Notes
FMN riboswitch aptamer (RFN element), 122 nucleotides, folded computationally. Model confidence (mean pLDDT): 84 of 100.

[in-house]
RNA sequence: CAAACUUUUCAGGGCGGGGUGAGAGUCCCCACCGGUGGUAAAAGCCCACGAGCCGCCAAACGGCGGUCGAUUUGGUGAAAUUCCAAAGCCGACGGUCACAGUCCGGAUGAAAGAAAGGGGUA
Numbered sequence: 001c002a003a004a005c006u007u008u009u010c011a012g013g014g015c016g017g018g019g020u021g022a023g024a025g026u027c028c029c030c031a032c033c034g035g036u037g038g039u040a041a042a043a044g045c046c047c048a049c050g051a052g053c054c055g056c057c058a059a060a061c062g063g064c065g066g067u068c069g070a071u072u073u074g075g076u077g078a079a080a081u082u083c084c085a086a087a088g089c090c091g092a093c094g095g096u097c098a099c100a101g102u103c104c105g106g107a108u109g110a111a112a113g114a115a116a117g118g119g120g121u122a
Base pairs, nucleotide, nucleotide: 005118006117007116008115009114010113016030017029018028019027031102032101033091034090035049036048037047038046044089045088052067053066054065055064056063057062071087072086073085074084075083093105094104095103
């Protein structure tokens, strides 16, 4: 002092106003929000990952496979779909007097990963 191994902690935000209605935080108008790593320079919409959902296997822990949203134009610059300007777009499953990114639930869960230790050989 790399690595293996290991412990602990942390690790998702947002409906405020108005309208209709018997009823809406679910519809309509306005509003609001943006996980993790990477990328010549900072990203919800570039690449990848996690989460979610589906299938198969398994007594279970879990494993494998599938699925997995959305951006353009102009400007600056050596470099930006990441910055600046403008205009757009997207958002699992189940529930609900009425259709949900924002409410309730699985979830006091899981987790990409982050930080701090332990450990210890080359």